[in-house]
Molecule: transfer RNA
Organism: Micromonospora sp. NPDC049559
Parts: sequence; structure tokens; C1' cells
RNA sequence: CGCGCGUUCGGUUAUGGGUAGGCCGCCGGUCUUUCACACCGGCAGAGCGGGUUCGAGUCCCGCACGCGCGA
Repeated sequence: CGCGCGUUCGGUUAUGGGUAGGCCGCCGGUCUUUCACACCGGCAGAGCGGGUUCGAGUCCCGCACGCGCGA
């Protein structure tokens, strides 16, 4: 320098263009003398910028970062 793949809650992992979900964690509640366990509920997320579309996490382009391959 070129090419390919990846980037989703605090962590991990789903999501065939139509309300972004699960598990762990965190917060609150019920239970218990208390804690823990269990159960119920809640908070929290699409790297950035454009494009296509009625509608984009998803398709296209660029950039950033990470990994790999080639030179």
C1' cells in the first nucleotide's frame, strides 16, 4: 500500500428492511427475624458520517478502530 472479515446494553450473545430480544450483572419489590436463594418488575445498547427506501442494526459508499491475508 492492496484485499477480506468484524464493530449491538456494564459483560456476553441473538436479531431474513417493519416496536432491538435472551443470559449474567445492576436497581426496586414480594418472601425471610436478617442475609442468601427463589419469584415479579425496571434501567441500560446498533462505532462515526453520508446514500437508497414509505421505513435501515440489516442494503450501498466513505472514515475510525480491531483481526487476518498478500506485497